[in-house]
Context: one part of a larger RNA
Molecule: large-subunit ribosomal RNA, domain IV
Organism: Candidatus Niyogibacteria bacterium CG10_big_fil_rev_8_21_14_0_10_46_36
RNA sequence: CUCCCCAAGGAACUCGGCAAACAAGCGGGCGUAACUUUGGAAUAAGCCCUCCCGCACGCAAGUGCGGGCGCAGCUAAAGUACCCCUGGCGACUGUUUACCAAAAACACAGCUCUCUGCGAACUCGUAAGAGGAUGUAUAGAGGGUGACGCCUGACCAAUGCGAGAAGGUUAACGUUGGUGGUGCUGCCGCAAGGUAGUGCUGACCGACCGAAGCCCUCGUCAAUGUCGGCCGUAACUAUAACGGUCCUAAGGUAGCGUAUUUCCUUGUCGGGUAAGUUCCGACGUGCACGAAAGGCGUAACGACUGGGGGACUGUCUCGGGGAGUAGCCCG
Numbered sequence: 001c002u003c004c005c006c007a008a009g010g011a012a013c014u015c016g017g018c019a020a021a022c023a024a025g026c027g028g029g030c031g032u033a034a035c036u037u038u039g040g041a042a043u044a045a046g047c048c049c050u051c052c053c054g055c056a057c058g059c060a061a062g063u064g065c066g067g068g069c070g071c072a073g074c075u076a077a078a079g080u081a082c083c084c085c086u087g088g089c090g091a092c093u094g095u096u097u098a099c100c101a102a103a104a105a106c107a108c109a110g111c112u113c114u115c116u117g118c119g120a121a122c123u124c125g126u127a128a129g130a131g132g133a134u135g136u137a138u139a140g141a142g143g144g145u146g147a148c149g150c151c152u153g154a155c156c157a158a159u160g161c162g163a164g165a166a167g168g169u170u171a172a173c174g175u176u177g178g179u180g181g182u183g184c185u186g187c188c189g190c191a192a193g194g195u196a197g198u199g200c201u202g203a204c205c206g207a208c209c210g211a212a213g214c215c216c217u218c219g220u221c222a223a224u225g226u227c228g229g230c231c232g233u234a235a236c237u238a239u240a241a242c243g244g245u246c247c248u249a250a251g252g253u254a255g256c257g258u259a260u261u262u263c264c265u266u267g268u269c270g271g272g273u274a275a276g277u278u279c280c281g282a283c284g285u286g287c288a289c290g291a292a293a294g295g296c297g298u299a300a301c302g303a304c305u306g307g308g309g310g311a312c313u314g315u316c317u318c319g320g321g322g323a324g325u326a327g328c329c330c331g
Base pairs, nucleotide, nucleotide: 001324002323003322004321005320006319008317009316012315017312025050027049028048029047030046035040037147051068052067053066054065055064056063057062069073082310083309084308085307086306087305088304089302090301094106095105110145111144112143113142114141115140116139122131123130124129148297149296150295151294153227154226155225158224159223160220161219162218163217164216167215168214169213174208175207176206177205178204179202180201181200182199183198184197185196186195187194188193228246229245230244231243232242255289256286267283268282269281270280271279
């Protein structure tokens, strides 16, 4: 290291019954609860039978009675569920980190929002073109939620998106004025230059004309998101249905709640135990639940996860004995 056996006890082991042991006929008869979406739950659970011979009945299967043997009667092999109670999460069958994670993660039918009228939206491609689709809104694409049941409250102030157009603001271009540079022409002047006109030009200075956008006006939350504070008040006390006040876009509704969320916390009460930081049921003071990043339930399902019980055991009290394999040492 791989196996086998063990007095008495039987989970006292341990993070945890991990591992091991037990149980169990893929048979027959009987029997089977809560709950439930009426399908299930369910092989629930649990009890009994099983071989051979004879007799009776019977077509047979078999039933009844009597007898027999064994440790054992599906008498072989192989193969083959331990069970029950109660929470959490996820409806379910599925999918996944090839080689540390199989799950409460992903997906999922169902629900909902947005886009798309067809040369569709969307995706790939520089393009041609292709997919979408030889489809056409009961279709296609994208986002969220995640069976089913009961439901899904308030807020459009901010951000996003949609619609709107009166006004404000606003680019290049274009037109035009000025100014600097540089040509040409007329006149004056010997010249330098002056003056009048006419071109070109500038990362120059103005004016006019300039769209969307933004400002602005509405709408929209199963869009991103958000959903208060302080005082006082009732014939004991306590508490506050009630009142006052400040702020806000609006102040968290139903349901749930010490929760995979609770810091204080082993909250308090009840249950279970001789004893229970876990567990179950309540309470509600929610540090910091809450309604499709859905809320609360829920039968069935789960190599998920928590608590309890039965059976069973070398997990343990606490160790002992036996068989074998390999390495090392010795021969």